[in-house]
Context: one part of a larger RNA
C1' cells in the first nucleotide's frame, strides 16, 4: 500500500447493488417450511329435482311443513390406493480418506422422460373407512359384523426375456374418462437411448521422528454365502504373508475443489457469499419401505435432556424461515406474495411451495449523488497572534443576484406479463366436440418503479484524524520527569513546534481513525 462475513471510538443526508451468527454442531416457547390426485375406490353430508307421505292454510290445486324412496350434485373432514415426500432448504461436527481434484476403467443399477416391438384374457378372497360394543387420564388400542378399488392373490397366454443337461422349464398386466367415433390418460413384458448414480484404479492433496516399527480377516488362494455389481464384503479350510526412512503406525490440525486476497511474477495466505462434490441432522446403533435412503420436519432400540400425567403411562428433537435464552468484541423482521422463475401432484382448472421473488433492519462493503452557484473589501464584528505599526481567520460572513439535484409534497406512469386460462375466427392432423399452430378480444402484479409534471424554498444535510522526524501541516498559553504521549526513534525535570487547551494549518470525507488478521 492492498484486502476483510470484521469489531470498537467519534460522527452521520440520500440512493443503487451486494452482504450480515465467524463464538456454544449450546438449549429452544410459538407459527409456518410437503403435499397432491374425486378422470383409481367405497362411504358420509349441505343443496337441487322427481315421486310419495304427514300436518296446516285455503284462491280445490297451489303454497308451506314432516318423514321415506330415487336421481343429480359436488364444498368439506376422514379412510383405502397412486405419485411425491431420497428433491429443494440448512450446517461444516466428523473426515488426512479414492473424501475431494484430475484422468481412466466396468463386474453394475436407473422411477419419471424419448424411441422401437409385442401384450392388456378368465376368476377369487380379504381389508380400512363404516356399523356396533369394550379398555385408557391421555397418547392410543381391542372384539364382533359387513364393503370397494388402478390395493392383494390364483389361473391362462409367453418371446427377441431368464435358466438350461439344449430335451425343455419358468415369468405379466388395470383400468379410468368420454364420444357419433378406432378420443385422451394410464397398465404389463422386452430391446435401445437419455439422465442420474454405484464400484475400482494412476497421479495430486497440511504439520510432527522429542511418534520407528505396524498388521491376524491381517496378505494371498480354494469352496460357499451375500450384493444391482467386483472384492476378506462375510464365512470354512489352506499358505505365511502385507506395509514402512521415497516416512508405515501413532499424534495434532483441517470438509475438498472452482475460486478469493496479495504480488510484476514465481509464490504465499485463504476456502465467507455463489457453483460442483462430500459429510451430518439431539448422541450412539439398526433395519423397513422404495427406482433411489440406512431417510433433517419416517420407523425401532439404547442414552442424555425437556415437557404432560389421573403416577399406570405418554410426548419431543429449528445444523429449514422468522423468533427466543445463553455465551460473546460481534451478526437482522416471529414481514408480504406465489405476480415471475423453478419444483411436487393433477387430463385440466388448480392446489401446495419460509425454494424463490420482494420488502424491513445494520455506513458492514463497493459505487454514485448532494450538503449550493455567481458577485461581494469600509478587507466589518468576534477569535488568535503581535515587534502594538499591524498580521491572520478571509470573499470567508453579512449583503445582492441566481439555480432547484437529493430529500419534501401533490399527481401521471412505461415496464417487470410471456405463457397459462376464457371467448371468437381460421389452418393442419383422412373424420373430430380432441390435439397442435396462427390471428383478434378479454384475464392474472406481492413488490418495484425508469421517467414526466405542478408546488415551495438555500431552505433539511460535515465530520474525523493528524501537525518533532519518518510524513503533508505551527504558533500562543497551561503544566513542570507531574499529568500525560508513543507505530519506531523518542518527548515531559520553567520559554515543550512531541503532554492538555485555543487559534491556525494539512489529509481524507458520509465518513475518519483504532484494533485484529493476510499478502
Nucleotide at each position: 500500500g492492498a484486502a476483510u462475513g470484521a469489531a470498537c471510538g467519534u460522527u452521520g443526508g440520500c440512493g443503487g447493488c451486494g452482504u450480515g451468527g465467524a463464538u456454544u454442531a449450546g438449549g429452544c416457547a410459538u407459527g409456518c417450511a410437503a403435499g397432491u390426485c374425486g378422470c383409481g375406490c367405497g362411504a358420509c353430508a349441505a343443496g337441487u329435482c322427481u315421486u310419495u307421505u304427514u300436518u296446516a292454510g285455503c284462491u280445490u290445486g297451489c303454497u308451506a311443513u314432516u318423514g321415506a324412496a330415487g336421481a343429480u350434485g359436488g364444498a368439506g373432514g376422514a379412510g383405502c390406493g397412486g405419485c411425491g415426500a431420497a428433491a429443494g432448504g440448512g450446517u461444516g461436527a466428523g473426515u488426512a480418506a479414492c473424501g475431494c481434484g484430475u484422468g481412466g476403467a466396468u463386474a453394475c443399477c436407473u422411477g419419471c422422460c424419448c424411441c422401437c416391438a409385442g401384450g392388456c384374457c378368465c376368476g377369487g378372497g380379504a381389508u380400512a373407512g363404516c356399523g356396533u360394543u369394550g379398555g385408557g387420564a391421555a397418547a392410543c388400542u381391542g372384539g364382533c359384523g359387513g364393503u370397494a378399488a388402478u390395493a392383494c392373490c390364483g389361473g391362462a397366454u409367453a418371446a427377441c426375456a431368464u435358466c438350461u443337461c439344449c430335451g425343455g422349464a419358468u415369468c405379466a398386466a388395470a383400468g379410468g374418462u368420454g364420444u357419433g367415433a378406432u378420443u385422451c390418460c394410464g397398465c404389463c413384458u422386452g430391446a435401445g437411448g437419455a439422465u442420474g448414480g454405484g464400484u475400482c484404479c494412476g497421479c495430486g492433496u497440511c504439520c510432527u521422528a522429542u511418534u520407528a516399527g505396524c498388521u491376524u480377516g491381517u496378505u494371498g488362494g480354494u469352496g460357499g454365502g451375500g450384493u444391482a455389481a467386483u472384492g476378506g464384503c462375510c464365512u470354512a479350510c489352506c499358505a505365511a504373508g502385507g506395509c514402512a526412512a521415497a516416512g508405515a503406525u501413532g499424534g495434532g490440525u483441517a470438509c475438498c475443489g472452482g475460486g478469493u486476497g496479495u504480488g510484476a511474477g514465481a509464490g504465499c495466505a485463504u476456502g465467507g457469499c455463489c457453483c460442483g462434490g462430500c459429510a451430518c441432522a439431539c448422541u450412539g446403533g439398526g433395519a423397513c419401505u422404495g427406482a433411489g435412503a440406512c431417510a433433517c420436519u419416517g420407523c425401532c432400540c439404547a442414552g442424555a435432556c425437556a415437557c404432560c400425567u389421573a403416577c399406570g403411562g405418554g410426548u419431543g428433537g429449528c445444523u429449514g424461515c422468522a423468533g427466543u435464552c445463553g455465551a460473546g468484541a460481534a451478526u437482522c423482521u416471529u414481514c408480504c406474495g406465489c405476480a415471475a422463475u423453478g419444483g411436487g401432484c393433477g387430463c385440466a382448472a388448480g392446489c401446495c411451495u419460509g425454494a424463490c421473488g420482494g420488502a424491513g433492519c445494520g455506513a458492514c462493503g463497493c459505487c454514485g449523488c448532494g450538503u449550493g452557484c455567481g458577485g461581494g473589501a469600509u478587507g466589518a464584528a468576534g477569535g488568535c497572534c503581535u515587534u502594538c505599526g499591524g498580521g491572520u481567520u478571509g470573499u470567508a460572513a453579512a449583503c445582492c443576484g441566481c439555480u432547484g439535484u437529493c430529500a419534501g409534497u401533490a399527481g401521471g406512469g412505461a415496464g417487470c406479463a410471456a405463457a397459462u386460462c376464457c371467448c371468437u375466427g381460421g389452418a393442419g392432423g383422412c373424420u373430430a366436440u380432441c390435439c397442435u399452430c396462427c390471428a383478434g378480444g378479454g384475464u392474472u402484479g406481492a413488490g418495484c418503479g425508469a421517467u414526466c409534471u405542478g408546488c415551495a424554498g438555500a431552505g433539511g444535510a460535515a465530520g474525523c484524524g493528524c501537525a518533532g522526524g519518518c510524513u503533508a501541516a505551527g504558533u500562543u498559553c497551561g503544566u513542570g520527569c507531574c499529568a500525560g504521549c508513543a507505530g519506531c526513534c523518542g518527548c515531559g525535570g520553567u520559554a515543550a513546534c512531541a503532554c492538555g487547551a485555543a487559534c491556525u494549518g494539512c489529509g481524507c470525507a458520509a465518513a475518519c481513525g483504532u484494533u485484529a488478521u493476510u499478502c
A computed fold for a 519-nucleotide part of an RNA from an uncultured prokaryote, annotated as small-subunit ribosomal RNA, 5' domain.
It matches the Rfam family "Bacterial small subunit ribosomal RNA".
Its mean pLDDT, the model's own confidence on a scale to 100, is 82.
The RNAcentral record of the full RNA draws on ENA.